[in-house]
Context: one part of a larger RNA
Molecule: small-subunit ribosomal RNA, 5' domain
Organism: metagenome
RNA sequence: GAACGAACGCUGACGGCGUGGCUAAGACAUGCAAGUCGUACCGACCAUCCAAUUGAGUAAUCGAGAGGAUGGUUAGUGGCGAAAGGGUGAGUAAUGCAUAGAUAACGUACCCCUGGCUCCGGGAUAACUGCGGACUUCGGUCCUUUGCGAAAGUGCAGAUAAUACCAGAUGAUUUCUAGAAGUCGUAUGGCUUUUAGAUCAAAGGGCUUCGGUACCGGCAAGGGAGCGGUCUAUGUCGUAUCAGCUUGUUGGUGAGGUAACGGCUCACCAAGGCUUCGACGCGUACCGGGACUGAGAGGUUGAUCCGGCACAUCGGGACUGAGACACUGCCCGGACCUCCACGGAGGGCUGCAGUAACGAAUAUUGCGCAAUGGACGAAAGUCUGACGCAGCGACGCCGUGUGUAGGAUGAAGUCCUUCGGGAUGUAAACUACUGUCAGGGUGAAGAAAGGUGAUGGUUGUAAUACCUGAACUUGAUCGAUCCCAGAGGAAGGUCCGGCUAACUUCGUGCCAGCAGCCGCGGUAAUACGAAGGGACCAAGCGUUGUUC
Numbered sequence: 001g002a003a004c005g006a007a008c009g010c011u012g013a014c015g016g017c018g019u020g021g022c023u024a025a026g027a028c029a030u031g032c033a034a035g036u037c038g039u040a041c042c043g044a045c046c047a048u049c050c051a052a053u054u055g056a057g058u059a060a061u062c063g064a065g066a067g068g069a070u071g072g073u074u075a076g077u078g079g080c081g082a083a084a085g086g087g088u089g090a091g092u093a094a095u096g097c098a099u100a101g102a103u104a105a106c107g108u109a110c111c112c113c114u115g116g117c118u119c120c121g122g123g124a125u126a127a128c129u130g131c132g133g134a135c136u137u138c139g140g141u142c143c144u145u146u147g148c149g150a151a152a153g154u155g156c157a158g159a160u161a162a163u164a165c166c167a168g169a170u171g172a173u174u175u176c177u178a179g180a181a182g183u184c185g186u187a188u189g190g191c192u193u194u195u196a197g198a199u200c201a202a203a204g205g206g207c208u209u210c211g212g213u214a215c216c217g218g219c220a221a222g223g224g225a226g227c228g229g230u231c232u233a234u235g236u237c238g239u240a241u242c243a244g245c246u247u248g249u250u251g252g253u254g255a256g257g258u259a260a261c262g263g264c265u266c267a268c269c270a271a272g273g274c275u276u277c278g279a280c281g282c283g284u285a286c287c288g289g290g291a292c293u294g295a296g297a298g299g300u301u302g303a304u305c306c307g308g309c310a311c312a313u314c315g316g317g318a319c320u321g322a323g324a325c326a327c328u329g330c331c332c333g334g335a336c337c338u339c340c341a342c343g344g345a346g347g348g349c350u351g352c353a354g355u356a357a358c359g360a361a362u363a364u365u366g367c368g369c370a371a372u373g374g375a376c377g378a379a380a381g382u383c384u385g386a387c388g389c390a391g392c393g394a395c396g397c398c399g400u401g402u403g404u405a406g407g408a409u410g411a412a413g414u415c416c417u418u419c420g421g422g423a424u425g426u427a428a429a430c431u432a433c434u435g436u437c438a439g440g441g442u443g444a445a446g447a448a449a450g451g452u453g454a455u456g457g458u459u460g461u462a463a464u465a466c467c468u469g470a471a472c473u474u475g476a477u478c479g480a481u482c483c484c485a486g487a488g489g490a491a492g493g494u495c496c497g498g499c500u501a502a503c504u505u506c507g508u509g510c511c512a513g514c515a516g517c518c519g520c521g522g523u524a525a526u527a528c529g530a531a532g533g534g535a536c537c538a539a540g541c542g543u544u545g546u547u548c
Stems, first nucleotide, its partner, number of pairs: 001548004006544005013400006019393002021358001027355002030353003035080003040077002043074008053064004087311003096236008106228003111224004116219003119168001121166002128158004132143004147154002175198010204216002206213002237283003244274003249271008286308004290301004313334005336347004364390001366389003372386001373384004403433004413424004437489001439484003446478002450473003456467003492537005497518003503532005513520002
């Protein structure tokens, strides 16, 4: 000199863009952060309409209403999602990361492409109803709330649906077994064609003129894309005051296991394997793209953003699933906390806010799904503390302002003085203007793409599909211009002995104090304190800390 996720002191006008728990991976009150689908299914409820039957009435009419249709809401079963998104860096020195490869040792839901198939049955179960007592016209009604339990929760009996579950059929280029041929490879072997046998599948919904259907699905294959698993090589901090380490250890055979290779696991056999090119141990640390600095080489670093990894109160385990050994799933154990009728239950902010604690120190219990993205859905749409915005903090960078022009041999005040004068100083006052910003009103365009959808059309249809698209409609938040007013509301901090730009007076008297280094202060201090003046930066200025 530069830099900072900074802090502290004094001061503080506005805006834009960024950024903000670095400490206790210590503990958490409260709210929200993952749902969605009724075009998978059975019910329940509500509204409207039709209505067998029926009550009152002379009638008009008023009422009850089995059943059905349309529209809506929805517990439960079922499907998809919940493995993403979001947070943090405790652990990890290699099961990580980076770069380059390998997979002839692998997987893949949703998406895209290709050509096929979608037949026929069955048994359950949740929802629902009942459970105690009294009355009963057997329809129900009433009660001290009504199986058990304080609660969390949970039992028995009865009946029911499906795209839930399970048989059967068909079934290939899948897989497996036994062969044949071709071709390729560094090897185990791969690829292509072919013969025989074995094994394995499915689900319906919407619309309909009931005939169908170019709509949405389902099943088994092949290919693709994207995403992952695994393996290899090289690189990846300090320490030798750590020199030897290792028994599933190193290799083999066989078996098991996995999507897959492999001591991954097991039985048996052999005695190997690593190491001064630093094994093993100890300490420290997420890694990279990058960031800071520097002429560069290098040094330091890994906040925000992006990629990878790891973790989710601590430790362990599996289940489900295409995918997890799963942050707001399950089970077990530990610590801690909460409720309890003492018999038992419940919890996990390293999500967004917020709380106390810790600390030098770090924000709102805000608004919105309008945009972008995600989940589900045919769609409308719903959900989304992702995200978009707003709020707070000079924490950083950048921009703007705090007026402009004129105005005296120069007011007053203050300071210095050789008492003549000099400085503050065109500075002020005063005169003439301007109107940035802040304030009050107005509020355009744009951030909006979409959505509903009349009409018309298309290759086909009666319709669901597609195209066109009149009209209507979607903004949390931001916002230009113009008008009003009027210099008004907007300057400080540090320093002035040398390094180092900037000097005098008074006070103090080795005292009080200053100080980055040298050093100042003991009666004339440009070095302490104050004042006047000056220098440098400026909405900041200094100090401290850290890095180069």